[in-house]
This record gives sequence, C1' cells and structure tokens, in this order.
RNA sequence: GCGUGUGUAGUUCAGUGGUAGAACGCUGUCCUGAUAAGACAGAGGUCGUAGGUUCGAUUCCUACCACACGCA
Repeated sequence: GCGUGUGUAGUUCAGUGGUAGAACGCUGUCCUGAUAAGACAGAGGUCGUAGGUUCGAUUCCUACCACACGCA
C1' cells in the first nucleotide's frame, strides 16, 4: 500500500428500516443479628466520525478514524 472483518451501557454481547435491549457490574430499598445469596426499583448510550439514500437509518450506500487478521 491492497483486501477482509469488527466498532452499540463500566465489561461481554444481542438488535437486518419504525422511539435501543440482555447478562454481569454500579446505586437505593426490602430481607438478615451482620454479611453473602435472594426480591424489587433505578441510574448509565450524541449506536466510532462525517456525508448520502429514505417520510423515517444502529440497520442500506460512500469516505474517513481506531483495532484485528491476511496478502505484498
């Protein structure tokens, strides 16, 4: 330099066009003599960046950025 893949919550990951979810973690309450476990509730996301298509984009298209792999 070229090609392929990945980028979504603190972490690991779902989500193939119609207002973004789970698990673990975090916070509060309940429970307990106390802790753990358990129950209930809650916070936390400009969906990598910028454009385009569309009535509408995490999703489709283009470029760029970061990372991983391959080729040279």
Predicted 3D model of a 72-nucleotide RNA (transfer RNA) from an uncultured bacterium.
It matches the Rfam family "tRNA". It is annotated as a transfer RNA. Gene Ontology term of the family: triplet codon-amino acid adaptor activity.
The coordinates come from a structure-prediction model, not an experiment, and the mean pLDDT is 84.